[in-house]
Molecule: SAM riboswitch aptamer (S box leader)
Organism: Siminovitchia fortis
RNA sequence: CUCUUAUUGAGAGCGGUGGAGGGACUGGCCCUGUGAAACCCGGCAACCAUUCUUGUUUUACCAAAACAGGAACAGGUGCUAAAUCCUGCAAAAUACUUUGUAUUUUGAAAAAUAAGAG
Numbered sequence: 001c002u003c004u005u006a007u008u009g010a011g012a013g014c015g016g017u018g019g020a021g022g023g024a025c026u027g028g029c030c031c032u033g034u035g036a037a038a039c040c041c042g043g044c045a046a047c048c049a050u051u052c053u054u055g056u057u058u059u060a061c062c063a064a065a066a067c068a069g070g071a072a073c074a075g076g077u078g079c080u081a082a083a084u085c086c087u088g089c090a091a092a093a094u095a096c097u098u099u100g101u102a103u104u105u106u107g108a109a110a111a112a113u114a115a116g117a118g
Stems, first nucleotide, its partner, number of pairs: 001118008013041001015040003021031003025088001027086002042080003046077003050072009084110001089107008
């Protein structure tokens, strides 16, 4: 970097360094010298790992395993403004209206993160 699967309305600082940008991209709308990015410290707990535990199935029983949940921990990764900030493509419904505009819903796409594979 690519592919597969899962998740994305929860959670998390009145700290230090730093000095102007940031929220992926489009169009919006926001955040920001009442200090942006980045780094450090602190914090959070989604996935994996670890430990404990409940139910079901397999078994004659136990053990063990698989599946579905619960709790703990903070080791690996991650996260720490706003729903992934909203939106982009398609369909449906409703209201204006005259074939477009707005709103809502559903699905997809894109993105992010994890786990696995190449």